[in-house]
Small-subunit ribosomal RNA from an Acidobacteriota bacterium, 1532 nucleotides, folded computationally. It matches the Rfam family "Bacterial small subunit ribosomal RNA". Its family is annotated with ribosome and structural constituent of ribosome in the Gene Ontology. The RNAcentral record of the sequence draws on ENA. The coordinates come from a structure-prediction model, not an experiment, and the mean pLDDT is 84.
RNA sequence: UCGUUGGAGAGUUUGAUCCUGGCUCAGGACGAACGCUGGCGGCGUGCUUAAUGCAUGCAAGUCGAACGAAGAACCCACUUUGGGUAACCACUGUGGAAUUCUUAGUGGCGAACGGGUGAGUAACACGUGAGAAACCUGCCCCGGAGACCGGGAUAGCCCAGGGAAACCUGGAUUAAUACCGGAUACCCUCUUACGACCGCAUGGUCGAUCGAGGAAAUGGUCCGCUGCUCCGGGAUGGUCUCGCGUCCUAUCAGCUAGUUGGUGAGGUAACGGCUCACCAAGGCAAUGACGGGUAGCUGGUCUGAGAGGACGAUCAGCCACACUGGGACUGAGACACGGCCCAGACUCCUACGGGAGGCAGCAGCAGGGAAUUUUGCACAAUGGGCGAAAGCCUGAUGCAGCGACGCCGCGUGGGGGAUGAAUGCCUUCGGGUUGUAAACCCCUUUCAGGAGGGACGAAGCGAAAGUGACGGUACCUCCAGAAGAAGCCCCGGCCAACUACGUGCCAGCAGCCGCGGUAAUACGUAGGGGGCGAGCGUUGUCCGGAUUUAUUGGGCGUAAAGAGCUCGUAGGCGGCUCAGCAAGUCGGCCGUGAAAGCCUGAGGCUCAACCUCAGGAUGCCGGUCGAAACUGCUGUGGCUAGGGUUCGGUAGAGGAGAGUGGAAUUCCCGGUGUAGCGGUGAAAUGCGCAGAUAUCGGGAGGAACACCAGUAGCGAAGGCGGCUCUCUGGGCCGACACCGACGCUGAGGAGCGAAAGCUAGGGGAGCAAACAGGAUUAGAUACCCUGGUAGUCCUAGCCGUAAACGUUGGGAACUAGGUGUGGCGGAUUCAUUGACAUCUGCCGUGCCGAAGCUAACGCAUUAAGUUCCCCGCCUGGGGAGUACGGUCGCAAGGCUAAAACUCAAAGGAAUUGACGGGAGCCCGCACAAGCGGCGGAGCAUGCGGCUUAAUUCGAUGGUACCCGAAGAACCUUACCUGGACUUGACAUAAUGGGAAAAACCCUAGAGAUAGGGUGUGCGUAAGCGUCCAUUACAGGUGGUGCAUGGCUGUCGUCAGCUCGUGUCGUGAGAUGUUGGGUUAAGUCCCGCAACGAGCGCAACCCCUAUCCUAUGUUGCCAGCGGAUAAUGCCGGGGACUCAUGGGAGACUGCCGGGGACAACUCGGAGGAAGGCGGGGACGACGUCAAGUCAUCAUGCCCCUUAUGUCCAGGGCUGCACGCAUGCUACAAUGGCAGGUACAACGGGCAGCGAUCCCGCGAGGGUGAGCGAAUCCUUUAAAGCCUGUCUCAGUUCGGAUCGGAGUCUGCAACUCGACUCCGUGAAGUCGGAGUCGCUAGUAAUCGCGAAUCAGCUAUGUCGCGGUGAAUACGUUCUCGGGCUUUGUACACACCGCCCGUCACAUCACGAAAGUUGGCAACACCCGAAGUCAGUGGCCCAACCGCAAGGAGGGAGCUGCCGAAGGUGGGGCCAGCGAUUGGGAUGAAGUCGUAACAAGGUAGCCGUACGGGAACGUGCGGCUGGAUCACCUCCUUU
Repeated sequence: UCGUUGGAGAGUUUGAUCCUGGCUCAGGACGAACGCUGGCGGCGUGCUUAAUGCAUGCAAGUCGAACGAAGAACCCACUUUGGGUAACCACUGUGGAAUUCUUAGUGGCGAACGGGUGAGUAACACGUGAGAAACCUGCCCCGGAGACCGGGAUAGCCCAGGGAAACCUGGAUUAAUACCGGAUACCCUCUUACGACCGCAUGGUCGAUCGAGGAAAUGGUCCGCUGCUCCGGGAUGGUCUCGCGUCCUAUCAGCUAGUUGGUGAGGUAACGGCUCACCAAGGCAAUGACGGGUAGCUGGUCUGAGAGGACGAUCAGCCACACUGGGACUGAGACACGGCCCAGACUCCUACGGGAGGCAGCAGCAGGGAAUUUUGCACAAUGGGCGAAAGCCUGAUGCAGCGACGCCGCGUGGGGGAUGAAUGCCUUCGGGUUGUAAACCCCUUUCAGGAGGGACGAAGCGAAAGUGACGGUACCUCCAGAAGAAGCCCCGGCCAACUACGUGCCAGCAGCCGCGGUAAUACGUAGGGGGCGAGCGUUGUCCGGAUUUAUUGGGCGUAAAGAGCUCGUAGGCGGCUCAGCAAGUCGGCCGUGAAAGCCUGAGGCUCAACCUCAGGAUGCCGGUCGAAACUGCUGUGGCUAGGGUUCGGUAGAGGAGAGUGGAAUUCCCGGUGUAGCGGUGAAAUGCGCAGAUAUCGGGAGGAACACCAGUAGCGAAGGCGGCUCUCUGGGCCGACACCGACGCUGAGGAGCGAAAGCUAGGGGAGCAAACAGGAUUAGAUACCCUGGUAGUCCUAGCCGUAAACGUUGGGAACUAGGUGUGGCGGAUUCAUUGACAUCUGCCGUGCCGAAGCUAACGCAUUAAGUUCCCCGCCUGGGGAGUACGGUCGCAAGGCUAAAACUCAAAGGAAUUGACGGGAGCCCGCACAAGCGGCGGAGCAUGCGGCUUAAUUCGAUGGUACCCGAAGAACCUUACCUGGACUUGACAUAAUGGGAAAAACCCUAGAGAUAGGGUGUGCGUAAGCGUCCAUUACAGGUGGUGCAUGGCUGUCGUCAGCUCGUGUCGUGAGAUGUUGGGUUAAGUCCCGCAACGAGCGCAACCCCUAUCCUAUGUUGCCAGCGGAUAAUGCCGGGGACUCAUGGGAGACUGCCGGGGACAACUCGGAGGAAGGCGGGGACGACGUCAAGUCAUCAUGCCCCUUAUGUCCAGGGCUGCACGCAUGCUACAAUGGCAGGUACAACGGGCAGCGAUCCCGCGAGGGUGAGCGAAUCCUUUAAAGCCUGUCUCAGUUCGGAUCGGAGUCUGCAACUCGACUCCGUGAAGUCGGAGUCGCUAGUAAUCGCGAAUCAGCUAUGUCGCGGUGAAUACGUUCUCGGGCUUUGUACACACCGCCCGUCACAUCACGAAAGUUGGCAACACCCGAAGUCAGUGGCCCAACCGCAAGGAGGGAGCUGCCGAAGGUGGGGCCAGCGAUUGGGAUGAAGUCGUAACAAGGUAGCCGUACGGGAACGUGCGGCUGGAUCACCUCCUUU
């Protein structure tokens, strides 16, 4: 630059990822159907099912110019009757002649075409290309030659007869282009004997010879012609043969007697086992015969980028069929859709004797079905038959009708129009949307409607006139009026389009994933939107997407997939080189590839669909000419690198047989010896005083071979292990002599093949399925123990499978290395052999690793890399390696190997978590060491339960249970009963109205409330506040904490949780954050593909411990002074305490040890305090759908004379019980009594309340001081000093009960606290178990506060006083953190999950049998009919001497022969009592097999056993965790 126009994906397995893999969707198509809807036209198209049965009509006739005959019309003559005056008209009959017309029959041609259908057919049926020298061909065309002489019949008509009919019989008579004889022969056929030329075999063509045989219609005629016979040629049509192509099935592997061939004969148009006789024994098949199933084939159609795949309607070519089966006749042609004969089934008629029929022609009917049209018009055109022609016939055809069945075109209006009207819908109530949409204004008139005009198709035929089914159609013109004309599907993702209401796992949707359990963009409806549009959706089918059968264009270590291994047949593939050939291959040309279709261009219908024309394309096939690189073939050419042979060495658990050895177990005998042995987690069964176990000696027998021993060796694999001998296979190394491609692989096939198992015979020590007993256990058909039989061993024979695994087929070549090890060599060094060492070659066997590959893991010269050759195998999971069938086996069972049904997954690798009756490290009052409790008692409080009219509600393992509640007698209060109110107890707004509303008093009432009375506000004079009425609305402790906000608990004050950039990985993710140390800490240090950062940790904040400083009241009082009974009481003071501010101090800073010289750690000094000094506040990302709708807030739902509001009373306090948290105790470390000392935090005006008085006391009276460093609360108690009690149910303990009081309050009955007197219960230290606490802690002692009228406080939150013990340590329990490992878990072990049983449903298998179908076989019967034979019978043509002959016919017989019958088999299908497993099914039963070491590691094969999963034995595997050791590797 030219050419080429051609290829899109998505959803769904997971917490997430990558891969494998299936399922599903988006596209196109249809002879379609169904649902909703429907204006017009053009062109197409329309029984896909029952090749089921058919009423009725039509679909094949025509020729009088082949023939006889009959009839009619017309004409003439006569005649009958009637009418008429008549002419004449009508009618009847007879005769004649020309013409015309009609027709049954004879005859000719056609009827074999056209039209229908697809049943059969897997075949020369079809397609394509050849062949016929092995053939036929009416009508048509061309050429040549001819048509002479005769004859006898027959249908029809007529007569007679039979029959219901269909129809038949006899007699008489007649014609021909009907039939027959003879002649002639351009010539044809056959026969005899030749020649020339040619060919692909048989042979063909031409010429010529002898003999024999063979024609005709001189008809018809309008005189133009047309017809007849023979021969040759052409054309057309047909027949036969061959190459190639043409569905599924091997769970069809062997088939075949006319079968294969030959000779001869017959037959045919013709070749041929086509048929027959004889002979031979062949023929076909793994390149799939035979059988079964399915099916008309093709041009083409649909789809696809293509290669392909699917289909074979309409149109066209071929074939086959015509009710089913058989058969021939006629004919040029048929074995004949609208012909014949026979048989069968069916239908119809019948007088019961007998007959008739064949819509898969066009219409139409019934039936079947999801489903497919009018009993139309016309021969005008095209075509066909006949005819000389006119013409006739033509359901071929041309048209019309019906159906949106398809394709194409058109319309249902166009422009303007904002107050963005109204309605509808939504709403955050502002608005948005419907929406320029409508209304309204202006305009147009396609289509439909009305009126008028109005074709082409007509070349033709006919002398002319004339002749159109469609059709008064198309088309043209005019008229009126927006007038008559829009629906369907969808809106969660894929996939374009969203809201509201209703519903509440219901109703329903769904193509896949999946929606629906009270806020559903997924159901239904509405509004809105999206898509297409006279259609739109759905269903079905095909292709596509699907590279998901992979030629183009896939795979097999772990996802599905390498046969257990070897040998080897067919086949496939094959080293270097030379020559020839030209089969494959490549190129040129020729033929063919029908038309239509397809593509391109052009043209015609207004466009398009549609139609017409021209060109292109059409793999393949055939012919011919050429090329020789590659493959092939030939030359039993040449070569040596593959392979093999030979020679010399060599290692070895290679195989077979025979022999032999020691150790050990067991048993037997004997000795010693005595009470146990044995066994286990612990035991028991068992053995033992009849002497075991132990020990010594002797003996018997069988099996296996310790150490050596090694990711060492050998073998094809399975597998092989003491030692010796015999026989024997293979490998490797070296030599390089020989052969000369002899090779590789290998469908079928053959052999070998662990363990278990089987048969027969031996053997049997140990071990040990089954079995028995003992344990364990809820059970224990197990794990553990004690016994123990098959078996394990040998011989002979079966079996033929394993996780037969490197889960990796064999062979060849190529592609970095490093390091071990086994075998054999070579070289170097040393003085030689040898040994060692180093370097090196080949073969084997390991590990690490580059490139490359891989989904990843990983593989990596021993490939899973890069290529070639051959074989095997895979195609979603389950059903199932199962059923049926076949085959092998004694059996067990093996090999081969489906389907129905069901699911949307099943799976591989890797990732992050979580988990483990996995591992490592670490922490915590986690255990341990201690102290004190709880669990027992009584009481208090809370909860459950029960009760109740109500016992309001919530909280429920840890993380509810002295929790919400820091105060239930009324109130609170939410609950119950009863009584009341309805714009409301409370808020806002509007309208209207009135008076203030309140407050106080009286009456009724349980009260709310009602009635009555008194009584009045502010104001700038607008009104405000308030009240009444009405309307919007209020109100709800009603529901949902699983719609929410906020707040809170818990893991947990655990040390974690993340991000940016970079890097690694396809990715999820990883790295950082892991590692070595260290810490309370992801605290810090070091290292490191990471470098930084954030939230957490720590620190910053508060309290507390020491000191300094400033200030000094209400605090303090050392010194000075004053006063008092006494007191900081006063003056003063600031020293001290204290208070309030501000500072200092602690940082591993210093020293020493350890440590990487680091971080840090240990010890020490100093210091009030030492390694975070003590305490608090502070709670990362997140988890638990944790808690709370009853604190509050809030969406939605619900109630509205009540689920709202008010009131009284009751309840929340109920009591057989259970649990939780506490208090008080059980006493002497104590109780009681007396005396006496020392706090801190707090609180206080409707308050704290001093003092004094009264009371035993609770308390009362009084009321100073104090809004508080001033006053009050306020006596702290334990303690200390005395006294008493003396171990007891007590001088312990105080419950319970009785009585009497106090206080608060409207009110202490239900249901307050306190006081006094009396009473004096249980309880004597608490079972299993369990809780708190590591220092000013536990324990113990009191004090204060909040709430609050009072109080149930023994609770809660604080305060101080006194003041311990113990921690060896991390094995165990619990919880947590980090790393690692396994995983079938991810709702995350409270996970997942297996099997029996029970129930329901579904499909399938087996089954005594039963029913039906298909194709054969044997025999019987044997129709029609061809062929053959034929005594007798019958017969016009020819001959004839008239007897007869030639010839023919019927009949009969024979071969064959359809249907039918009988019989035993084969194959297929239906049903089948019962039975077997399988699948599926929100909450059934039994167990717990598997996934973690799944609690006995699991799994494979096999055998036995067991309710079940399963258990056990034997052998095998790692696809086993953990620990240790060995070897190897990497690094130093």